The RNA shown here (transfer RNA) has 73 nucleotides and comes from a Candidatus Pacearchaeota archaeon. Model confidence (mean pLDDT): 80 of 100. The source organism's lineage runs through Archaea, Nanobdellati and Candidatus Pacearchaeota. It matches the Rfam family "tRNA". Gene Ontology term of the family: triplet codon-amino acid adaptor activity.
[in-house]
């Protein structure tokens, strides 16, 4: 160069038949113990990779771009 996937919480990942964003796993506070850990409960944390587009309404569909991974020449 060309395809092909894939980008959503600090990490691992769901949600892609459009409808005001979730799980474990840390991470904060309380309880509970003489003290950890383990356990119960509450919290906080995300302009869903960047920008048009389409539509009442986009994390989801369209296009370009950019990082990633793999395939081809």
């Nucleotide at each position: 160069g060309c395809c092909u996937g894939u980008g959503u919480a600090g990490c691992u990942c769901a949600g892609c038949u459009g409808g005001u964003a979730g799980a474990g796993c840390a991470c904060u506070u309380c309880g509970u113990u003489g003290g950890u850990a383990a356990c119960g409960a509450a919290g906080a944390g995300g302009u869903c990779c960047u920008g048009a587009g389409u539509u009442c309404a986009a994390a989801u569909c369209u296009c370009a771009g950019c990082g990633c991974a793999g395939g081809c020449u």